[in-house]
Context: one part of a larger RNA
């Protein structure tokens, strides 16, 4: 001086405790262990791995088995030599590949000859997702957006350190005020960034339509108009700035005016010195080791989709706050020319034809759904539940056996609320409902946006788990 206590004091945190909805049972989807395989490719392993790398495994990817090919190599620099860069096609082959048959005859330059390109050949080398993350950089994760970690001169101490940083208030905070042998700094807190909630000024097309006017079956549909809405640049605004009260005349706390907005307004980005020899040599990059007719490099075809089982996280359910069957109304962000695709017609349907407009506040994805309004079922394994199956289909796309999405008809399981246990969340939050990207030919119950409706409850800090400061014990470091 740390750690560490089933030792003390203070204090916070969806930590508990109030509460809501869940997981755990069921069927399906998905990762992961296990087992199997020729392979079932690697990695991730408490919290902090298990819808994670992967933002998308039929082929490709792919790194993995098999089989069948090649060895200066699929790729690069550096030599010598032969040729001259095309296009078409025969044959054998699972394809690589291998043989043959036509056609051409590249650029600069007068020209030697240089430049490309492709074939042969010999060596130096090329390659390696081959080990080692316990050699390493980078880059992440998690204590934790926790309030903490430290310096420099003084000072005390033999000395390791110690003060500063404790103390007595306050704070979301080592925030800030007071005191003090300290006194100042640094790096984090905070704020300077973006978003978002209110005015305001400048602008008015593709948005917008208050009044004027013209025209529709209707529509900002057209003259116009610059009010509003919005769109985006600029600014303003919230500072405990006023008022009251408590307080140590502080620093702050309580309430209260005005105000869109009030004490950090709401959200986000922004992670201090370190921990865990955390992860990652398979993103890259790198030392060292290995491997060189192979641990490299091609190419078919299979495998990562395999199934007694076991666990994580999900997504539909058990129903009447509901299903179903008709009617009607409201966003927001996103994308869109190898693209988004409208009206129209054809089909129960996926879909298919058509092709208008869009290179986008124009035009399209685009139907928001839940809500609401009627009608209908009547507590039933059902008008619930949709899993499995059989049949015919559509799409993409060389190919959907393996092993792909959708669609129609027929089937029509399991499951009546889930045990011990655990998980999330304090407000536009949870629950619920849709919608949209990315990645992508094609695949979404997953990911990350997006808007709609829109709750309960916090007595409180005794208990549980995690943290911070102070303080004591220690046979620990």
């Nucleotide at each position: 001086u740390g750690a560490c206590g089933g030792g003390g004091g203070c204090c916070c945190g969806c930590a508990c405790a109030a509460g809501c909805g869940g997981u755990g049972g069921a069927g399906c989807a998905u990762g992961u262990g296990g087992u199997u395989u020729a392979a079932u490719u690697c990695g991730a392993u408490g919290c902090a791995a298990c819808g994670c790398g992967a933002a998308g495994a039929a082929c490709c990817u792919u790194a993995c088995c098999u089989a069948c090919c090649c060895u200066u190599g699929a790729c690069a620099u550096a030599c010598a030599g032969u040729u001259u860069a095309u296009u078409c096609u025969g044959c054998a082959g699972a394809g690589a590949u291998g043989u043959g048959g036509a056609u051409u005859u590249g650029c600069c330059g007068a020209a030697a000859g240089g430049c490309u390109g492709a074939c042969u050949g010999a060596u130096a080398c090329a390659g390696g997702u081959g080990c080692u993350g316990c050699a390493u950089g980078g880059c992440u994760g998690u204590c934790g957006u926790c309030a903490g970690c430290u310096c420099g001169u003084g000072u005390c101490g033999u000395g390791a350190g110690a003060u500063g940083u404790u103390g007595g208030g306050u704070u979301a905070a080592g925030u800030c005020c007071c005191g003090u042998a300290a006194c100042g700094a640094g790096c984090g807190c905070a704020a300077c960034c973006c978003u978002u909630g209110u005015c305001c000024u400048u602008a008015g097309u593709u948005a917008c339509c208050a009044g004027c006017g013209c025209g529709u079956a209707a529509u900002g549909g057209c003259g116009g108009g610059a009010a509003c809405u919005c769109u985006a640049a600029g600014g303003a605004g919230a500072c405990u700035g006023c008022c009251g009260g408590u307080g140590a005349c502080a620093a702050a706390c309580c309430g209260g005016a005005g105000g869109a907005a009030g004490g950090c307004g709401g959200g986000g980005a922004c992670g201090a010195u370190g921990u865990c020899a955390a992860g990652u040599c398979a993103u890259c990059a790198u030392g060292g080791c290995c491997c060189u007719u192979a641990u490299g490099g091609g190419u078919a075809g299979g495998g990562c989709u395999a199934c007694a089982c076991a666990c994580g996280u999900g997504c539909u359910a058990c129903a009447a706050u509901g299903g179903u069957u008709g009617g009607u109304a409201c966003a927001a962000a996103c994308g869109g020319u190898u693209g988004c695709u409208a009206a129209g017609c054809g089909g129960u349907g996926a879909c298919g034809u058509g092709g208008a407009g869009c290179u986008a506040a124009u035009c399209c994805u685009a139907a928001a759904a839940a809500a609401c309004c009627a009608a209908u079922c009547g507590u039933a394994g059902u008008c619930c539940g949709g899993a499995u199956u059989g049949a015919a289909g559509u799409c993409u796309g060389c190919a959907a056996c393996u092993c792909g999405a959708c669609u129609u008809c027929a089937u029509g399981a399991a499951g009546u609320u889930g045990g011990a246990a655990u998980c999330g969340c304090u407000a536009g939050u949870a629950a619920u409902c849709g919608c949209g990207a990315a990645u992508c030919a094609g695949c979404a119950u997953g990911u990350c946006g997006c808007g709609g409706u829109g709750a309960a409850u916090a007595c409180g800090u005794u208990c549980u788990c995690g943290g911070g400061c102070c303080u004591u014990g220690u046979a620990c470091a």

Small-subunit ribosomal RNA, 3' major domain from a metagenome, 477 nucleotides, folded computationally.
The full RNA is in RNAcentral, with records from SILVA.